[in-house]
RNA sequence: CGAUCUCACCAGGGGCGCUGAAAAGCUGAGAUGUACCCUUUGAACCUGAACCAGAUAAUGCUGGCGGAGGGAGGUCACAGUCGCUGAAC
Numbered sequence: 001c002g003a004u005c006u007c008a009c010c011a012g013g014g015g016c017g018c019u020g021a022a023a024a025g026c027u028g029a030g031a032u033g034u035a036c037c038c039u040u041u042g043a044a045c046c047u048g049a050a051c052c053a054g055a056u057a058a059u060g061c062u063g064g065c066g067g068a069g070g071g072a073g074g075u076c077a078c079a080g081u082c083g084c085u086g087a088a089c
Base pairs, nucleotide, nucleotide: 001083002082003081004080008075009074010073011039012038013037014036016033017026018025019024045070046069047068051064052063053062054061
């Protein structure tokens, strides 16, 4: 000096259902949280979908649909690693 990785910083995306009078119960990371999840290496989430099959007290509860179609990112120093080069002893 270059590359790379991690970290960091800043920014962005997303959902919130079912039963119940209530208390509470169910699934889930999260069911409105000082939270949780995800950001192109993208199954976070949305569309198809008031879909299909099964289960359940009921529900995106499970499976299918389905790696189908969409879907939100940039920056930089130090340190580390690798490579190259130079100087001094």
The RNA shown here (TPP riboswitch aptamer (THI element)) has 89 nucleotides and comes from Roseobacter sinensis. The sequence was found by an Rfam model in a public genome assembly. The coordinates come from a structure-prediction model, not an experiment, and the mean pLDDT is 76. The model forms 95% of the base pairs in the Rfam consensus. It matches the Rfam family "TPP riboswitch aptamer (THI element)". Rfam's curators write: Vitamin B(1) in its active form thiamin pyrophosphate (TPP) is an essential coenzyme that is synthesised by coupling of pyrimidine and thiazole moieties in bacteria. The family has 115 seed sequences and 16,130 matches in Rfam 15.1. Taxonomically the source falls in Roseobacter (Bacteria, Alphaproteobacteria, Rhodobacterales, Roseobacteraceae).